[in-house]
RNA sequence: UGGGUCGGCCGGGCGAUCGCGGGCUGUCCUGAGCGAAAGUGAAGGGCAGUCCGAGGAAAGUCCGCGCUCCACAGGGCAGGGUGCCGGGUAACACCCGGGCGGGGAAACCCGCGGACAGGGCCACAGAAACAGACCACCUCGGAUGCGAGUCCGAGGCCAGGGUGAAACGGUGGUGUAAGAGACCACCGGCGGCGCCAGCAAUGGGGCCGGCCAGGCAACCCCCAUCCGGAGCAAGGCCAAGCAGGGGCGAGGAGCUGCCCGCUCCGUUCGAGCCCCGGGUAGGCUGCUUGAGCCCGGCGGCAACGCUCGGGCCGAGAUAGAUGAUCGCACAGGCUCCGGUCAGCGGGAUGAAGGCCAUCGGCCGUAAACCGCCACCGGCGCCGGACAGAACGCGGCUUACAAGUCGGCCCCCGGC
RNA sequence: GGGCGCGUAGCUCAGCUGGUUAGAGCGCACGGUUCACAUCCGUGAGGUCGAGGGUUCGAGUCCCCCCGCGCCCACCA
Numbered sequence: 001u002g003g004g005u006c007g008g009c010c011g012g013g014c015g016a017u018c019g020c021g022g023g024c025u026g027u028c029c030u031g032a033g034c035g036a037a038a039g040u041g042a043a044g045g046g047c048a049g050u051c052c053g054a055g056g057a058a059a060g061u062c063c064g065c066g067c068u069c070c071a072c073a074g075g076g077c078a079g080g081g082u083g084c085c086g087g088g089u090a091a092c093a094c095c096c097g098g099g100c101g102g103g104g105a106a107a108c109c110c111g112c113g114g115a116c117a118g119g120g121c122c123a124c125a126g127a128a129a130c131a132g133a134c135c136a137c138c139u140c141g142g143a144u145g146c147g148a149g150u151c152c153g154a155g156g157c158c159a160g161g162g163u164g165a166a167a168c169g170g171u172g173g174u175g176u177a178a179g180a181g182a183c184c185a186c187c188g189g190c191g192g193c194g195c196c197a198g199c200a201a202u203g204g205g206g207c208c209g210g211c212c213a214g215g216c217a218a219c220c221c222c223c224a225u226c227c228g229g230a231g232c233a234a235g236g237c238c239a240a241g242c243a244g245g246g247g248c249g250a251g252g253a254g255c256u257g258c259c260c261g262c263u264c265c266g267u268u269c270g271a272g273c274c275c276c277g278g279g280u281a282g283g284c285u286g287c288u289u290g291a292g293c294c295c296g297g298c299g300g301c302a303a304c305g306c307u308c309g310g311g312c313c314g315a316g317a318u319a320g321a322u323g324a325u326c327g328c329a330c331a332g333g334c335u336c337c338g339g340u341c342a343g344c345g346g347g348a349u350g351a352a353g354g355c356c357a358u359c360g361g362c363c364g365u366a367a368a369c370c371g372c373c374a375c376c377g378g379c380g381c382c383g384g385a386c387a388g389a390a391c392g393c394g395g396c397u398u399a400c401a402a403g404u405c406g407g408c409c410c411c412c413g414g415c
Numbered sequence: 416g417g418g419c420g421c422g423u424a425g426c427u428c429a430g431c432u433g434g435u436u437a438g439a440g441c442g443c444a445c446g447g448u449u450c451a452c453a454u455c456c457g458u459g460a461g462g463u464c465g466a467g468g469g470u471u472c473g474a475g476u477c478c479c480c481c482c483g484c485g486c487c488c489a490c491c492a
Base pairs, nucleotide, nucleotide: 001413002410003409004408005407006406007405008404009403013328014327015326016325017324018323020053021052022051023050024049025048026047027046028045029044033040034039055386059397060396062395063394064393065392066391067231068230069229070228074260075259076258077257079227080226081225082224083223084098085097086096087095088094099112100111101110102109103108113222114221118220119219120216121215122214134161135160137156138155139154140153141152142151143150144149169187170186171185172184173183174182188212190209191208192207193206195204196203197202235285236284237283238282244276245275246274247273248272251265252264253263254262278491279490280489292312293311294310295309296308297306298305299304332382333381334380336378337377338376339375340374343372344371345370346369353363354362355361356360416488417487418486419485420484421483422482425441426440427439428438434472443459444458445457446456447455465481467479468478469477
């Protein structure tokens, strides 16, 4: 250099003109309310100045929180989420570190409770899916045959064949009619009890045991742990306007299902639910200063934390603003022209030539020329990814043109 | 903005506790019946189960994630 692998940054720039939303200041207009008046002046509007004005995903709404209301949120069942261990955090399904297993040559990547608590399932094929004899092998009896053998029946056997996604440890030996953990040695794996290291997951090692254990928990389930519900159209305040009627009804409402508990409303002057209608489509608040951002220091392997130091304010619209036009360069893409050196393909199923040698076999491809690709220079044209806040955060996932920076690895390739 | 639900043949729908080749009716094509058409009878075609990934021996079905479509939610008396 090439290839691989992991991670970070950016998300078009500059200028001019016109325009949009918001904050603050100044000024002018209007002027609710208060006041006897003078006056004071809320909210609003115009103009001017100044400052700010989409994202890394604002997206999907898949998780987790804050916030608000319902008992400042209760108990149990049911239901749901998570799932190796430890840590981080407001919390998480996220992140960091570690463990084990698998893949890879490596960097690195992927996966993760329990199948000895129990239930269930494992199609087809196959003898058998957790229990069993189809073929083969062996013994005995019978038939037949001169014999080798063949056939039939009764048994033995799971080592071999075959089936399947999956078949009941492996190697060697003993043993046997043939065999087989039937028995033995070693190895692998399983269970139990101690020891050592570690917070733990786990790892190392010892003794004993039975000889061997199938898979699925993104099926039920078990274990551990967490979870109340609804959502800013939550909720609070003000203004304007109208018209109520019918049914069910003794209990009901407070968000799902059941029981308890608490609070509130109600039992014919009737709560609540359902149906048919009526009115308004206004304003303020919640609303953006916050688990906030940047730099440094300290602690920690890291995620992250700090009562540490300094600096900063970076959108709050409500039918929804953040845009349009022009110019200039810079990336990027395409066509054409010129040049450069090397490579690749054709030319070329193999020239010239060489080696072995038995007709034959093996080795070896050079050039003109053509095309492609790469790089450099030039004219022209095109042209800026995914995508738009709507209460706010932390994550995950998905979409994304072009550019840019860095760590690590080296099986094969080149210098 | 928020909360739910649904995608299977051209259309309307089935598909059980995951099981081998996914069915039914209507429609379509062809043949028969008829002088002809309809009806009727027979035969047949037509599906990436919205898309992708995963779990499993095996996925329309279970899990995750995208895509498309539909429904509901304001306040006052």

This is a predicted complex of two RNAs, RNase P RNA and transfer RNA, with 492 nucleotides together.
Rfam match: Bacterial RNase P class A. It is annotated as a ribozyme.